The prediction has a mean pLDDT of 77. SAM riboswitch aptamer (S box leader) from a Saprospiraceae bacterium, 130 nucleotides, folded computationally. It matches the Rfam family "SAM riboswitch aptamer (S box leader)". Rfam links the family to the GO term regulation of gene expression. Lineage of the source: Bacteria > Bacteroidota > Saprospiria > Saprospirales > Saprospiraceae.

[in-house]
RNA sequence: AUUUUAUAACGAAGGGUGGAGAGAUCAGGCUCUGCGAAACCCUGGCAACCUCGCCAAAUUCCAACAGCGACGAAAGGUGCCAAAUCCUGCCAAAGACCGGAAAAUUCCGGUGCAUUUGGGACUAUAAAAU
Repeated sequence: AUUUUAUAACGAAGGGUGGAGAGAUCAGGCUCUGCGAAACCCUGGCAACCUCGCCAAAUUCCAACAGCGACGAAAGGUGCCAAAUCCUGCCAAAGACCGGAAAAUUCCGGUGCAUUUGGGACUAUAAAAU
């Protein structure tokens, strides 16, 4: 770097340096920011992917064994600590709006209307393989 699998509406602070941007890319929005953005450093925290459950600590449950299960730990390898991956863009259904027809609570067509739901794509993180 590529591929596969899993997860992504929960959760998590303060200080220093710094001095204008940031929120992944493109586009449209929206939000944060001199009451200091990005980036770097220190301390702290959140999570539980690898790891551990005889090894740093300490209980177990299911189960014939195993275990890709449950539960627990947070020492180690990571990751993360504004807003749902900040929202949307693609597909489908519903709704909304516009127009037409009709006796009508019905039918047909159209629409960036960024409204709802579901799926996908992209991205991020972890593990494995090449």